RNA sequence: CAGUAGAGGUGCGGUCAUUAUAAGUAUUUUCCUGGAGUGGAUAGCGUUGAAGGGAAAGGAAAGGAAUGAUUGCCGAAAUCGAAUAGGCGUCAUCUUAUUCGGUUGGUCACGUCUUCGAAAGGAACGUGACUGUCAUAGUUUUUGUGUAUUAACUAUGGAGCGCUACGGUU
Numbered sequence: 001c002a003g004u005a006g007a008g009g010u011g012c013g014g015u016c017a018u019u020a021u022a023a024g025u026a027u028u029u030u031c032c033u034g035g036a037g038u039g040g041a042u043a044g045c046g047u048u049g050a051a052g053g054g055a056a057a058g059g060a061a062a063g064g065a066a067u068g069a070u071u072g073c074c075g076a077a078a079u080c081g082a083a084u085a086g087g088c089g090u091c092a093u094c095u096u097a098u099u100c101g102g103u104u105g106g107u108c109a110c111g112u113c114u115u116c117g118a119a120a121g122g123a124a125c126g127u128g129a130c131u132g133u134c135a136u137a138g139u140u141u142u143u144g145u146g147u148a149u150u151a152a153c154u155a156u157g158g159a160g161c162g163c164u165a166c167g168g169u170u
Stems, first nucleotide, its partner, number of pairs: 001168001003166004009074001011073009027058007037045002040091003077104011105131008116121001133158008143148001
C1' cells in the first nucleotide's frame, strides 16, 4: 500500500404474516335544510342545487405500532443539501429511486423546537449517562535481566476513510 476474515449489542436494515389502532373517521347512497360556491393554483364540478348542517343505511385504506417468522449486514444504516428520472389530468406540495457532497462509533434518557403523525412516537438541535475501540499518563498483576511482557483497573482525549487478526507486495 491494497486484500481476506472478524469485533462492538436492548447493534443496524429489508421482506412476509397476524393483531389492535387509525375509525364508525374519510367516503358512498337516500331524505331534509341551505342558496353559490368548491379547489394551494388551474382544470373540473356546481341553480338538473356548491360549501356547510341534520337523519338513516352502508363503510374503508395508507403510513406508523406490537408480536412472530425469515433474510441481508457492521457506514451496518440514519440524516441534511443539490442534481436527475419516475408517480397524481397539469404545476406546486408530497413521495420513490439513483448519483455527488456533508455529518454521525453505538445505545438509552431528558430537554427544546416545530417539520411529520390520530396517537404512541419519529426527525433536527442541545445536555447527560452507559458501552466498544485506539492513543497518552498512571496503579496493580503474570513471566522475570528489564525503558520488556501478560492481564485488569483509573483518568484524559480522538473518531468508523477507524479498530483487531492473518497472510501478500514494496
Lysine riboswitch aptamer from uncultured Haemophilus sp., 170 nucleotides, folded computationally. The source organism's lineage runs through Bacteria, Pseudomonadati, Pseudomonadota, Gammaproteobacteria and Haemophilus. The model forms 96% of the base pairs in the Rfam consensus. The sequence is in RNAcentral, with records from MGnify.